[in-house]
């Protein structure tokens, strides 16, 4: 320098004809228990790396850019 993959709530991930973001764990409250754990019920938390564009509408399409990983090239 070129190519590929990934970047979504604290963590791990899903989101396949673009239609107003979800699962598991974790966290909070209550019940249960002598207490803890487990279990049951309920609840909070993201606007989807960043910027711009297309569209009535984009995490999901387009362009640029940043970060991480992998491969290749170049230099030594």
């Nucleotide at each position: 320098c070129g190519g590929g993959c990934a970047g979504u709530g604290g963590c791990g991930c899903a989101g396949u004809u673009g239609g107003u973001a979800g699962c598991g764990c974790a966290c909070c409250u209550g019940c249960c228990u002598u207490g803890g754990g487990a279990g049951c019920a309920g609840g909070g938390g993201g606007u989807c790396g960043c910027u711009g564009g297309u569209u009535c509408a984009a995490g999901u399409c387009c362009a640029g850019u940043c970060u991480g990983c992998c491969c290749g090239a170049c230099c030594a």
Molecule: transfer RNA
Organism: bacterium